[in-house]
RNA sequence: CAGUGUGUAGCUCAGUCUGGCAGAGCGCAUCCUUGGGGUGGAUGAGGCCGCUGGUUCAAAUCCAGUCACGCUGA
Numbered sequence: 001c002a003g004u005g006u007g008u009a010g011c012u013c014a015g016u017c018u019g020g021c022a023g024a025g026c027g028c029a030u031c032c033u034u035g036g037g038g039u040g041g042a043u044g045a046g047g048c049c050g051c052u053g054g055u056u057c058a059a060a061u062c063c064a065g066u067c068a069c070g071c072u073g074a
Base pairs, nucleotide, nucleotide: 001073002072003071004070005069006068007067010026011025012024013023020057028044029043030042031041032040050066051065052064053063054062
């Protein structure tokens, strides 16, 4: 330099193909259960989906650019 993959909750990841309310597990907070703890149960908080722009009634999803990291080739 060229190609390609990944980026979403504190962590690990789904969701993208086929645009339509942003989710799961673990973790965290409160409560119940216990003599206390663990286990178990209930409820809740936590994201403007790497960034910028475009298309659209509507974008995590489509398009363009860009950043970080990884892989392949030169």
Molecule: transfer RNA
Organism: Thermoproteota archaeon